[in-house]
RNA sequence: GGGUUGGUAGCUCAGCGGUAGAGCAGCGGACUUUUAAUCCGUUGGUCGAGGGUUCGAUCCCCUCCCAACCCA
Numbered sequence: 001g002g003g004u005u006g007g008u009a010g011c012u013c014a015g016c017g018g019u020a021g022a023g024c025a026g027c028g029g030a031c032u033u034u035u036a037a038u039c040c041g042u043u044g045g046u047c048g049a050g051g052g053u054u055c056g057a058u059c060c061c062c063u064c065c066c067a068a069c070c071c072a
Base pairs, nucleotide, nucleotide: 001071002070003069004068005067006066007065010024011023012022013021018055026042027041028040029039030038048064049063050062051061052060
């Protein structure tokens, strides 16, 4: 330098173009002598950045940034 894959909540990851979700973690509560476990509720997101297409984009297209791998 070229190519492939990935970037979404604090972490691990889902998400067929139509208001963005799960588990764990956090917070509050129930239970318990207390802790743990269990149960209930709940907070948290400029979806890597910028443009384009579209009535509408995490999703499609272009450029760039970051990471891993392959080729040179």
Transfer RNA from Methylobacillus sp., 72 nucleotides, folded computationally. Its Rfam family is "tRNA". Rfam classes the family as a transfer RNA. The prediction has a mean pLDDT of 83. It was read from a public genome assembly.